A computed fold for a 379-nucleotide RNA from a Candidatus Zixiibacteriota bacterium, annotated as Bacterial RNase P class A.
Model confidence (mean pLDDT): 76 of 100.
Taxonomically the source falls in Candidatus Zixiibacteriota (Bacteria, Pseudomonadati).
Its Rfam family is "Bacterial RNase P class A". From the family's description: Ribonuclease P (RNase P) is a ubiquitous endoribonuclease, found in archaea, bacteria and eukarya as well as chloroplasts and mitochondria.
It is recorded under the gene name rnpB.
The RNAcentral record of the sequence draws on ENA.
Order: sequence, then structure tokens, then C1' cells
RNA sequence: CCGGUGGGUGACACGGUCGCGUCGUUGACACUUGUGUCAACGGUGAGGAAAGUCCGGGCUCCAAAGAGCAGGGUGCCUCCUAACGGGAGGGCGGAGCAAUCCGACGGACAGUGCGACAGAGAACUACCGCCCCGUUCUUAGGAACGGAGUAAGGGUGAAAAGGUGGUGUAAGAGACCACCGGCAUCCCGGGCAACCGGGGUGGCCGUGUAAACCCCACCCGGUGCAAGGCCAAGCAGGGAAGAGGAGUUGCUCGCUCCAUUCGAUUCCCGGGUAGGCCGCAGAACUGUUCUGGUGACAGAACGGUGAGAUCAAUGACCGUGCGAACCGUAACCAGUCAGGUUGCGGGGGACAGAACCCGGCUUACGUCUCACCGGCUGC
Repeated sequence: CCGGUGGGUGACACGGUCGCGUCGUUGACACUUGUGUCAACGGUGAGGAAAGUCCGGGCUCCAAAGAGCAGGGUGCCUCCUAACGGGAGGGCGGAGCAAUCCGACGGACAGUGCGACAGAGAACUACCGCCCCGUUCUUAGGAACGGAGUAAGGGUGAAAAGGUGGUGUAAGAGACCACCGGCAUCCCGGGCAACCGGGGUGGCCGUGUAAACCCCACCCGGUGCAAGGCCAAGCAGGGAAGAGGAGUUGCUCGCUCCAUUCGAUUCCCGGGUAGGCCGCAGAACUGUUCUGGUGACAGAACGGUGAGAUCAAUGACCGUGCGAACCGUAACCAGUCAGGUUGCGGGGGACAGAACCCGGCUUACGUCUCACCGGCUGC
């Protein structure tokens, strides 16, 4: 200098003014007497992804002896975990000089389908070529037609029936042989395993595609906080009592209104709407240290805990400082241009907003910074 991996950080920082949610204390007021409203003071108030809602779990209610079908998902091995499609370590394959990165990575002799264009043919291929036989013609080299053989050569393609050499043959071909490669199978050694290493045997040599249907193995009951639980106006309903009740007024009378079979008014009852409360903020949480483990992780000790809205708060403004790209301008370097350095002015601070909670994955993003590793070069 170039590159790789893993972390940290996250309204740019500080100050001021005003405002909002929530909790606590105090005070005032109201009544239904333990709540509400208002005010003051104090505490506290988004994230690394709160996002996408793609997986998994807690919790909830419903269902449920068990099994099967359908449907969905997963797919090398071992381990971690509450669980996972997540993570750790490893194997195999691929990219890179390397650090490192990427991979849905079971099965294509169970069956079905598909493979653009080109090409004769994309699966049991004969277009050109090669070889042999027959007929005809012939300028005696051969040519045309018909039949049979051939995957060695040419050509097409992303892909064409293992590769090289030899034997063999009319020409050829794993038809046969040697070596190499693959596959199947057996044995030995290493590893928990995936798998790796070595040896023997068999010419077995078989297109690709399963994030196409499908087959095999394994996993999955449904529902989602609008889950679910509690309290409960008014209206309607049921039951009991029942002749008065309400307004006007300080009280009585009076007056007005509503009732008296069609029932005013009072009390009780169940279900339950509006509304309110719980769920709901302490959890598979987290920091430091130690122990075990390569690691994910597990255990122990000591410590920490700080949103909880429901038209939905977490904001707005001002001042100072700092800020990359980019634009303008001046000076200087260079001078043909391009370009570079410095000063000044402008410009400019991301992605994004909790809503039951948690573990992941994926995607988006600003500024700086830390640790480790690889390659090249110089001293």
C1' cells in the first nucleotide's frame, strides 16, 4: 500500500427555552369515600435494526387415547439450545497466491415430464465421412444407384455415449490388452460420525434437470394479546313488593305532569353492550470475574434493571462548536491542457418510530474506532 474477519458506537456534541406520555409525592376541588380532575415538584421516556412479519418458542383459549390419510416443512455429520429452516465445530465440492468466502449438499437403473437456438440425433443418434458386396457407366484414376456394416474422424451444441496408446478388423468398436479416471462390491487402518487413506475383485462405463412432478427419511393439532380473564352504566327481559311518584317552595296547601286492568315507583336476578381494569414490563434478561469446553454454550459468585401509549407520548425552536462528497472563488505549484495544495464562502448530520414477550434470520443505514489475520513492497 492492497485485502480479509470479528467487535464497539448510533437524535453529531454541548447549553438554553417551550411542550408531551408515564410513575411517585404534596396541595386544591369534586363526589359515588377511594377514585377522578387540575396545579407544583421530582424520577423516567425507542432500536441496532423497534423494520420485513420470514422461521422458532413462551403464554392463551379450543381440540386431543393412539394411529393413519391429506397438507406444509426440512434434507452431509456431530454438537449447542426451550425450540428452530438458527448457531458452533467438522466433512465434501467450488472461488482466491493467501487470509478468507460461497454452497436446499438425500435419490436420476421406481415411474412421468422437460432440455431454447444450432444440429442427422438431446437417448437406445447414421448428416458428412470410412469399409464391404451387387448392378450400371467409364477417358480405367474412378463415378452413380441399391444393400449391409461402422460412433474411429469431421461438423452442431452448454452438454454427443469414459481418456491415451496398442491388438484386432473389410472398416471399426471395452470387442480384447496396458495405464489413467469413474462406478459397484469386498477387506484393512483412522474417525463418535459425515468422511478420509490403502489394497483386492468386476469392463460395470448408465446425458442433464428433483428451489419439475415424484420417491425416501424425519418434523409439524389449530388459534393468535382484536389471545384470554374480571368489573359493569343505559335500554330491553325475568321476579317480588306496590298506590302513589316527580317538579314548583325553606315547609304545608295549592297548581302542573306521569301512573293506578294496559302497573308509575322501589328492590332483586341472569346474560351482557358502551366503558373501565387485568393480561402488560423481572425476563429461556443482563454486566464483571472465575470454572468446564476448540467453540456455540453451560455452571457458580457478586452486582444491575430505567418506555408501556390505545387517535396512540418520546417533540419543536434558538445559540455555539464540528462535519465527507459536491459547487463557487482567491493565491500558489505546474504550465499547452488536464490536474494538485491551501484559505474563504455555500452546501451538508443516516436508516428508521416500541404496541404481549423472547431467540434468530433477512433487509436498510451515518460517523468514527478497536482487535486479529493474509499478500506485496521498502528500510